RNA sequence: GGGCUGGUAGCUCAGCUUGGCCAGAGCAACUGGCUCUUAACCAGUUGGUCGUGGGUUCAAAUCCCAUCCAGCCCG
Numbered sequence: 001g002g003g004c005u006g007g008u009a010g011c012u013c014a015g016c017u018u019g020g021c022c023a024g025a026g027c028a029a030c031u032g033g034c035u036c037u038u039a040a041c042c043a044g045u046u047g048g049u050c051g052u053g054g055g056u057u058c059a060a061a062u063c064c065c066a067u068c069c070a071g072c073c074c075g
Base pairs, nucleotide, nucleotide: 001074002073003072004071005070006069007068010027011026012025013024020058029045030044031043032042033041051067052066053065054064055063
């Protein structure tokens, strides 16, 4: 230098192929219930402008372009 994969909540990930139900799950944190207390269990709450910047579109995590970071392969 070229190619491929990945980047979404504090953590681990799904969703992307086929654009639209105003962005989800588990864990964690917080509050309440239960309990003599803790843990466990039950209920609820808090959480992300989807790596970044543009473009297309009525509408983009999703399509297109550029770019940054990490890993792998080729040279």
Background:
This is a predicted structure of a 75-nucleotide RNA (transfer RNA) from a Nanobdellota archaeon. The prediction has a mean pLDDT of 80. RNAcentral holds the sequence, with entries from ENA. Lineage of the source: Archaea > Nanobdellati > Nanobdellota. It matches the Rfam family "tRNA". About the family: Transfer RNA (tRNA) molecules are approximately 80 nucleotides in length. Rfam classes the family as a transfer RNA.